[in-house]
RNA sequence: GGAGUGGUUCGGGCGAUCGCGCUAGUCGCAGCUUCGGCUCGCGGCGGUGAGGAAAGUCCGAGCUCCGCAGGGCAGAAUGCUGGGUAACGCCCAGGGGGGGAGACCCCACAGCCAGUGCCACAGAAAACAAACCGCCUGCCGUGAGGGGACAUACCCGAUGGGUAGGUAAGGGUGAAAAGGUGGGGUAAGAGCCCACCGCGUCUCUGGCGACAGAGACGGCACGGUAAACCUCAUUCGGAGCAAGGCCAAAUAGGGGAGGAGAGGUGGCCCGCCUCGUCAUUACUCCCGGGUAGGCCGCACAGAGGUGUCGGGUAACCGACGCCCCAGAUGAAUGAUCGUCGGGCGCUGACCUUCGGGUCGCGCUUACAGAACUCGGCUUAUAGGACCACUCCCUUC
RNA sequence: GGCCCCGUCGUCCAACGGUUAGGACACAGGAUUUUCGAUCCUGUAAUGGGGGUUCGACUCCCCCCGGGGUCACCA
Numbered sequence: 001g002g003a004g005u006g007g008u009u010c011g012g013g014c015g016a017u018c019g020c021g022c023u024a025g026u027c028g029c030a031g032c033u034u035c036g037g038c039u040c041g042c043g044g045c046g047g048u049g050a051g052g053a054a055a056g057u058c059c060g061a062g063c064u065c066c067g068c069a070g071g072g073c074a075g076a077a078u079g080c081u082g083g084g085u086a087a088c089g090c091c092c093a094g095g096g097g098g099g100g101a102g103a104c105c106c107c108a109c110a111g112c113c114a115g116u117g118c119c120a121c122a123g124a125a126a127a128c129a130a131a132c133c134g135c136c137u138g139c140c141g142u143g144a145g146g147g148g149a150c151a152u153a154c155c156c157g158a159u160g161g162g163u164a165g166g167u168a169a170g171g172g173u174g175a176a177a178a179g180g181u182g183g184g185g186u187a188a189g190a191g192c193c194c195a196c197c198g199c200g201u202c203u204c205u206g207g208c209g210a211c212a213g214a215g216a217c218g219g220c221a222c223g224g225u226a227a228a229c230c231u232c233a234u235u236c237g238g239a240g241c242a243a244g245g246c247c248a249a250a251u252a253g254g255g256g257a258g259g260a261g262a263g264g265u266g267g268c269c270c271g272c273c274u275c276g277u278c279a280u281u282a283c284u285c286c287c288g289g290g291u292a293g294g295c296c297g298c299a300c301a302g303a304g305g306u307g308u309c310g311g312g313u314a315a316c317c318g319a320c321g322c323c324c325c326a327g328a329u330g331a332a333u334g335a336u337c338g339u340c341g342g343g344c345g346c347u348g349a350c351c352u353u354c355g356g357g358u359c360g361c362g363c364u365u366a367c368a369g370a371a372c373u374c375g376g377c378u379u380a381u382a383g384g385a386c387c388a389c390u391c392c393c394u395u396c
Numbered sequence: 397g398g399c400c401c402c403g404u405c406g407u408c409c410a411a412c413g414g415u416u417a418g419g420a421c422a423c424a425g426g427a428u429u430u431u432c433g434a435u436c437c438u439g440u441a442a443u444g445g446g447g448g449u450u451c452g453a454c455u456c457c458c459c460c461c462g463g464g465g466u467c468a469c470c471a
Base pairs, nucleotide, nucleotide: 001392002391003390004389005388006387007386008385009384010383012340013339014338015337016336017335018334020049021048022047023046025045026044027043028042029041030039031038032037051367055378056377058376059375060374061373062372063240064239065238066237075236076235077234078233079232080094081093082092083091084090095109096107097106098105099104110231111230115229116228117225118224119223132171133170134167135166136165137164138163139162140161145156146155147154179197180196181195182194183193184192198220199218200217201216202215203214204213205212206211244296245295246294247293254287255286256285257284258283263281264280265279266278267277268276302324304323305322306321307320308319309318310317311316341365342364343363344362345361346360348359349358350357351356397470398469399465400464401463402462403461406421407420408419409418414451423439424438425437426436427435444460445459446458447457448456
């Protein structure tokens, strides 16, 4: 100098003008008042006002209600070991496997020796193995040729064919063919036998453990698939702030009390009317439930942030000090200008040790936006800054 | 806001993890017809994107993207 790996962090600064939400501050106005004060409200000043992901809603919790949820079934999730944590499917450390030249990265990493299922096409055969070609043996034909005694009797018999077997070494098919390599052995072969490797079982050693190492034994049994059904172990009660609680109109229902006089309707009396009486209604008052609406939950205090010290390899934990940090409900956190930054471009100018530097001009400055609150994960993100490490080239 | 569902040719539907993802309508070309229509033949055309499991994925798993249900999913 080039190429890369892992991590941390920022993600615009300042000023002016205009504007918005909230406000246990302060001042004024307004209203009420038992004159001590108080606030449903309005305005000024002051204070404060998005994120690393506020996102997706994928996990885990707090909180609230449901008959406080103990047990079982169903269902779901997780799945090497140890630790962290309120908890987790998250994080840290380690083991094993895989990838890379390396820094480093990735792994749903329990069980197909409980059972069931599937393995298309191709191929002889796809799971209690199997014989298509090939190799070998026996038998039956064939019978080049040789021996014999001249074509023939007789004997041996290559090649090719049929048939009955042996064989999993070789060929071919497939994603996958029943341990691999080498040697011995055999009619040809084969863990049939042997050495090494792999695999399984047992013992010993090291480690909390996952596991690793060593030795002995077994000749090989156990193809793959559980992100197929399933089995085993562990965990999970359900719903979600539109949870839930409180206050509470107008109108219309419900319940109760009153009901003077005059009314309406119905009953008693009754053939009808009047009077009387009872009930009801109109009317007045009270109570209660729900709705509209409002308040709380909800933003003053916690699984809070931050600094130092201590413990721990680390995640994280403890002690002490400091800080208080958005809050709406059609939903605020903005807009314009100037300037300084960052980045990119220039057939612009100057300088140059040719790597680049300075100035000028133009463009650009992401992803995105709280809605009960936290801990994680995942995804999006212009452009930087810093730290640690790896490989290659050059120079000393 | 919460909760839930869906995604296959241009449209509507199929497809047990297994040949080249099938059918209807539509579209294009040809045949037939004087021409159009109808009919017949042929063709174009898709698994929302990425990753994983598997010999093999529309199908199984994970993460994104897009769309939808809505007060007859929840006040």
Model confidence (mean pLDDT): 77 of 100. This is a predicted complex of two RNAs, RNase P RNA and transfer RNA, with 471 nucleotides together. It holds a member of the Rfam family "Bacterial RNase P class A".